Predicted 3D model of a 344-nucleotide part of an RNA (small-subunit ribosomal RNA, central domain) from a bacterium.

[in-house]
Context: one part of a larger RNA
RNA sequence: CUGGGCGUAAAGGGUGUGUAGGCGGUUAUGUAAGAUAGCGGUGAAAUCCCGGGGCUCAACCUCGGAAUUGCCUUUAUGACUAUAUAACUAGAAUAAUGGAGAGGAUAGCGGAAUACCCAGUGUAGAGGUGAAAUUCGUAGAUAUUGGGUAGAACACCAGUGGCGAAGGCGGCUAUCUGGCCAUUUAUUGACGCUGAGGCACGAAAGCAUGGGGAUCAAACAGGAUUAGAUACCCUGGUAGUCCAUGCUGUAAACGAUGAAUGCUGGUUGUCGGCUUUAGGGUCGGUGACGAAGUUAACGCGAUAAGCAUUCCGCCUGGGGAGUACGGUCGCAAGAUUAAAACUC
Numbered sequence: 001c002u003g004g005g006c007g008u009a010a011a012g013g014g015u016g017u018g019u020a021g022g023c024g025g026u027u028a029u030g031u032a033a034g035a036u037a038g039c040g041g042u043g044a045a046a047u048c049c050c051g052g053g054g055c056u057c058a059a060c061c062u063c064g065g066a067a068u069u070g071c072c073u074u075u076a077u078g079a080c081u082a083u084a085u086a087a088c089u090a091g092a093a094u095a096a097u098g099g100a101g102a103g104g105a106u107a108g109c110g111g112a113a114u115a116c117c118c119a120g121u122g123u124a125g126a127g128g129u130g131a132a133a134u135u136c137g138u139a140g141a142u143a144u145u146g147g148g149u150a151g152a153a154c155a156c157c158a159g160u161g162g163c164g165a166a167g168g169c170g171g172c173u174a175u176c177u178g179g180c181c182a183u184u185u186a187u188u189g190a191c192g193c194u195g196a197g198g199c200a201c202g203a204a205a206g207c208a209u210g211g212g213g214a215u216c217a218a219a220c221a222g223g224a225u226u227a228g229a230u231a232c233c234c235u236g237g238u239a240g241u242c243c244a245u246g247c248u249g250u251a252a253a254c255g256a257u258g259a260a261u262g263c264u265g266g267u268u269g270u271c272g273g274c275u276u277u278a279g280g281g282u283c284g285g286u287g288a289c290g291a292a293g294u295u296a297a298c299g300c301g302a303u304a305a306g307c308a309u310u311c312c313g314c315c316u317g318g319g320g321a322g323u324a325c326g327g328u329c330g331c332a333a334g335a336u337u338a339a340a341a342c343u344c
Stems, first nucleotide, its partner, number of pairs: 003316004007298002012312001014201004021194003025088007033081002035077004040072003049065006091191001092188004096183004103177007110154001114150008125136002162169002206247006216240001220236004258311006266289010293300002317344003326337004
């Protein structure tokens, strides 16, 4: 010496499920594959190293030793790993009884608003802006009243509230359905953790086919602004926005923080349980602040970025470049995998 790292400097996979693999709770007994120790065999010579000797010295030559960190046989040990058998209940799972929830799917229903249509009242303006104009209106608009149609979204409740693996989920009702939490005993008896590939899910935009089309609105047109204005503002407006089926597979897919387990002062909110005392305790979430510790600092701080263990992913100066080429996937758009020359 036997790397160091990944919240913000390069770096956590978008999320799950799970194959191989890696790792794995307590007790007893056996075995001896790993392991540890010893004997033996082998590990060519030269080289290297150590000690002698020979060329006047040295390089060089030469003799002896050491070394050759390895492999094989064999003996011993039985703590640890492994393995076999038997057992256990603290991990995990199941059951029972309760509970909360915008978790998912399908169907139906509702009111407000918007737009349009019909009819009534009514008359000259209305819209819009910084100011205007384009625009709409005497063929009767705007306003207002009554009726109808359509599509989309669900005010208040609403909350650093809830649920979900993530994306995400919000009117009401019904049906089907996933997960989670608590309590009590009971049951199984390590059945566990992680997870390369694989598979599944995955906002918005986009694509294909067929519907739908109220609002909003890329593109586009016009009006303004301006030196110009391919913008910001205004009037219109098509794809799209909605539904069904299929594809795409990406986002500042963010907590910019992978998953699991154990341990490590407290204070104060809040959500859901349990609890013969409640101004409390406890389990599971979700916030704020903070001890120790940690961090380059900011900060993090039992929901860790603290102290440890296991497994996976990823980083290794800036640009070139997440590009080229090739492969795979895709209807395409493109996605994914992923360099080099050159340059500083």